RNA sequence: GCUGCCAACUGUUCCAUCGUCCCGGAUCGUGAUCCGGGAAGGAAAGUCCGGGCAACACAGAGCAGCGCACCUCCGAAACGGAGGGUGGCCAGCCAAAACUGGCCAACAGCAAGUGCUACAGAAAAUAACCGUCCCGAUAUUUUCCUAUCGGGUUAAGGGUGAAAAGGUGGGGUAAGAGCCCACCGGUGCCGCUGGUGACACUGGCAGCCGAGCAAACCUUGCGCGUUGAAAAGCCAAAUAAACCGGUUGAGCGGGGUUGCUCGCCCCCUUACGGUUGCCUUUUUGGCAGCUGGAACAACCGGAGGGUAGGCUGAUAGCUCCCAAAGGUGACUUUGGGACCAGAUAAAUGAUGGAAGUUUUCGGUCUUGCAAAAGGCCGGACACACAGAACCCGGCUUACAGGUUGGCAGCUCUU
Numbered sequence: 001g002c003u004g005c006c007a008a009c010u011g012u013u014c015c016a017u018c019g020u021c022c023c024g025g026a027u028c029g030u031g032a033u034c035c036g037g038g039a040a041g042g043a044a045a046g047u048c049c050g051g052g053c054a055a056c057a058c059a060g061a062g063c064a065g066c067g068c069a070c071c072u073c074c075g076a077a078a079c080g081g082a083g084g085g086u087g088g089c090c091a092g093c094c095a096a097a098a099c100u101g102g103c104c105a106a107c108a109g110c111a112a113g114u115g116c117u118a119c120a121g122a123a124a125a126u127a128a129c130c131g132u133c134c135c136g137a138u139a140u141u142u143u144c145c146u147a148u149c150g151g152g153u154u155a156a157g158g159g160u161g162a163a164a165a166g167g168u169g170g171g172g173u174a175a176g177a178g179c180c181c182a183c184c185g186g187u188g189c190c191g192c193u194g195g196u197g198a199c200a201c202u203g204g205c206a207g208c209c210g211a212g213c214a215a216a217c218c219u220u221g222c223g224c225g226u227u228g229a230a231a232a233g234c235c236a237a238a239u240a241a242a243c244c245g246g247u248u249g250a251g252c253g254g255g256g257u258u259g260c261u262c263g264c265c266c267c268c269u270u271a272c273g274g275u276u277g278c279c280u281u282u283u284u285g286g287c288a289g290c291u292g293g294a295a296c297a298a299c300c301g302g303a304g305g306g307u308a309g310g311c312u313g314a315u316a317g318c319u320c321c322c323a324a325a326g327g328u329g330a331c332u333u334u335g336g337g338a339c340c341a342g343a344u345a346a347a348u349g350a351u352g353g354a355a356g357u358u359u360u361c362g363g364u365c366u367u368g369c370a371a372a373a374g375g376c377c378g379g380a381c382a383c384a385c386a387g388a389a390c391c392c393g394g395c396u397u398a399c400a401g402g403u404u405g406g407c408a409g410c411u412c413u414u
Stems, first nucleotide, its partner, number of pairs: 001410010012355007020039009041385001045396002048394005053228004060262004065224005070084005085107001086105007108219002113217002115213003129158002131154001133152007166184006185209002187206005193200002232312004243302007251268001253267005269295002272292008319338008356383002359380009
């Protein structure tokens, strides 16, 4: 210097004519005209998370369900973000270690319990296939040796396997074995130093000593009210607060609170008839219980009737821009400036010209040692992904080109 990859930011501009929507003003006489100002995004997409806001609830408790899980920090919070620790993988250097750069982690717990690990192998954790050692019997005859059979012991040796009961050495033993000892390794516990901390370095004690899997069931700790702008309200108009069935009317009733249970909160009448008992003043009447239908109220359900108009929600916000200070950083604080869509079947556009950017062609000039790069003129081509619908913060996905940074390869070389 060129090319490729990754990451962050950005991602068309101006003028003219006509047109659409909103806000403000003026005129006219209720619907138009004119003037001024403004009008899609970094993802508006996905609807995967969190919150604001609105309604209901607000009294909790248990069970269920869901989410999270190394440390510190940012943040309203978020399977969100920043920086670290530990473990693993790749590359450079290299004998290795250390160091440097990049990537991954579903990084609480297997020493609470249950369970799984193909094939091979006797067996994958309650280990005896071969082999070793001891005893007995038989061959064989006194003994020894050897062979076979039976019983007991043995995890040192061998085989299978990714992995077979930590490793090396010594003692001990019938033969062996952490059985014991030394050193090393792992695990658990305690401490020094450094660090906010996870941890790191290092020392000591303990013979405690199969491994992996919790993206296996599970255990532990922390947290979680529901619904969603088609939410939720208001106004106008119209109709049938009508009709049918069921439950209840003080009870194991109805409704409400994520699913269930308990608890808690709210609601629950009137007259008549019959009958029993009591009281009273014979008539007459009063009170209480039970019962019958009627009306009424609440709730559940059925079949129907009216309206389908308007307004609010609805855009001043956890908003945007600039600067300074602090911080490794995410970000924070202070100061100054700005107002930048609000539709409701859904507007923010069309045409023309100029500019800009990419690629390419031609000409010309400049920089440089070179590889290469840049400027000007003329022509041609194209201009990515894509469109608000309550608002905001994240995550994920799509993307022509440009700028900046990092990594890798190649080229040239004063």
A computed fold for a 414-nucleotide RNA from Bacteroidetes bacterium SW_11_45_7, annotated as Bacterial RNase P class A.
Its mean pLDDT, the model's own confidence on a scale to 100, is 76.
Rfam family: Bacterial RNase P class A. Rfam classes the family as a ribozyme.
The sequence was found by an Rfam model in a public genome assembly.